[in-house]
Context: one part of a larger RNA
RNA sequence: GAACGAACGCUGGCGGCAGGCCUAACACAUGCAAGUCGAACGCUCUCUUCGGAGAGAGUGGCGCACGGGUGAGUAACGCGUGGGAACCUACCAUUGAGUACGGAACAACCCAGGGAAACUUGGGCUAAUACCGUAUACGCCCUACGGGGGAAAGAUUUAUCGCUCAAUGAUGGGCCCGCGUUGGAUUAGGUAGUUGGUGAGGUAAUGGCUCACCAAGCCUACGAUCCAUAGCUGGUUUGAGAGAAUGAUCAGCCACACUGGGACUGAGACACGGCCCAGACUCCUACGGGAGGCAGCAGUGGGGAAUAUUGGACAAUGGGGGCAACCCUGAUCCAGCCAUGCCGCGUGAGUGAAGAAGGCCUUAGGGUUGUAAAGCUCUUUCAACGGUGACGAUGAUGACGGUAGCCGUAGAAGAAGCCCCGGCUAACUCCGUGCCAGCAGCCGCGGUAAUACGAAGGGGGCUAGCGUUGUUC
Repeated sequence: GAACGAACGCUGGCGGCAGGCCUAACACAUGCAAGUCGAACGCUCUCUUCGGAGAGAGUGGCGCACGGGUGAGUAACGCGUGGGAACCUACCAUUGAGUACGGAACAACCCAGGGAAACUUGGGCUAAUACCGUAUACGCCCUACGGGGGAAAGAUUUAUCGCUCAAUGAUGGGCCCGCGUUGGAUUAGGUAGUUGGUGAGGUAAUGGCUCACCAAGCCUACGAUCCAUAGCUGGUUUGAGAGAAUGAUCAGCCACACUGGGACUGAGACACGGCCCAGACUCCUACGGGAGGCAGCAGUGGGGAAUAUUGGACAAUGGGGGCAACCCUGAUCCAGCCAUGCCGCGUGAGUGAAGAAGGCCUUAGGGUUGUAAAGCUCUUUCAACGGUGACGAUGAUGACGGUAGCCGUAGAAGAAGCCCCGGCUAACUCCGUGCCAGCAGCCGCGGUAAUACGAAGGGGGCUAGCGUUGUUC
């Protein structure tokens, strides 16, 4: 000098764009953050112009594995980059083939109970795109090549939406490898499923992934193991560069969801707002037993130098469901707060010497503040007030918002501070103080004339900021 997710002190007019718990991955009151479909299904209720329309819980389908948060863990194929072979992929696209015949249940509902509650037990009835069987099988799977196995679902407003099998694609993902990826040797040995083989199991798939048997290997001073620290990257900051430091916001990947473990469902999870077990904590209880998980958006307590509203809207973009109408969406778009940063603008312009008054200094003559003020002549940006009023929305639909913009009105009117002045380093005098009070980045000032302390006048610098502190180059 530059930079900052900054903080503190003094000060503070406006706008645009951005940013805003870096600390306790501490604990959380309250509300909201994932639903939707009656064009899959039965039941109950309400309204009815008897055509139908709507509501409720339930069965069923799809979604809830996305989106959003955080960085605790992780030194690792986690990430980055470049390759690889033994894989899966709902919805979507293209193509081929099909969609036949039957059956038994379970919710809801009714009846009877248990419980304080959460909830739950028994009996009975019932529908389906829920479940099961048979048939069929171009292609599909297994095969000892003889053969064997396996599917479907209908709905309606009659034009479609579906369903099943198979192939290809697209998208997304799983796995393996080369190279790169912090510090410590005051960490030198580490390792028994350990290293490899055979066989089997398991998986979507390779593989000690797991198991049985066999062999005794494998890693390591080119740093194994251990300890400490840390999410990684694109990037960001600085620098002429080399490099150094860093990883907020935005984007990609990973990991996590009170702590530890586990599986279920599913195309996909070992699942933030799902389940089970254990633990800690909080709450309810009739003491028998139950409920919960903000590292989602707001918000509260706490910690801290320090970081915002318990706001509006689905109008746009996107996502889920639905044929659609539409519903949901704290994603998102907006608004609110904060000079936290960057950028822009303003706080007036011209004229004005009796160089006014006042202040300060003085050698008492004067000098300086200083064209500065006053006065005179103008202007009206921004703000204020009144009117008008968008783009964003291809036909309708605008939260933002009566916002931005435009027009008009009045009046210099509403709008300047902070730090410094011994040298480094731009800027000097007087008074007070008297090694005191104090200053200070370094050198150093202050003990009676202090340009270094405090105040005043004057001056210098930056300016809605200025200075200090911290950190990086």
Model confidence (mean pLDDT): 89 of 100. Predicted 3D model of a 473-nucleotide part of an RNA (small-subunit ribosomal RNA, 5' domain) from an uncultured prokaryote. Rfam family: Bacterial small subunit ribosomal RNA. Gene Ontology terms of the family: ribosome and structural constituent of ribosome. The full RNA is in RNAcentral, with records from ENA.